[in-house]
This record gives sequence, structure tokens and C1' cells, in this order.
RNA sequence: AAAUAGCUCGGGCAAAGCAACCGAAAGGUUGUGGCGCAAAACUAGAGGGUCUAAGGGUGUUUAGCCUAUGACAGCCAGCUGCUCCC
Repeated sequence: AAAUAGCUCGGGCAAAGCAACCGAAAGGUUGUGGCGCAAAACUAGAGGGUCUAAGGGUGUUUAGCCUAUGACAGCCAGCUGCUCCC
């Protein structure tokens, strides 16, 4: 220096819930909280998949059904990085 690996130290992120706010909703932001994560960093304009249905369409104009321009990466994935006992 590199590779493998994820053993260690110092650390990092922060689920559900609760409170406030935004939103039609899914969901998001902040605080609290800590389930977990060796990428739980980034990417929704590499790709796949999932959720919602305001608006639009349909409907016996009721129920409902279809549809993303909305959302999710802590679903798969793409891509980038950190550490060094042996």
C1' cells in the first nucleotide's frame, strides 16, 4: 500500500410509541425515545417492487373500482465511504 474479513477500540445512525406542525392520504419535519443496523450514508432521473388516491375517469351516480403528477431506499437494488487485533 492492497486484499480478505467484520474480531476490537473510539464512534455513527435511530424502529415502534408519544407530542407539535405540514399533507386529502400514504407519508414527511422537529423533539423525545431506542427496536435494531458494518453502510439503517447517498440515489425515486439505472432498474424492480410497495403504499396512497386529492384530482380525473367509471358506476344504478350509492357502495365501490381504475389511475400518480404524490410517497417509501430501515423491501430488493445501484453507487460511494469508514476502521484495523491478527

Background: c-di-GMP-I riboswitch aptamer from Desulfocucumis palustris, 86 nucleotides, folded computationally. Its mean pLDDT, the model's own confidence on a scale to 100, is 82.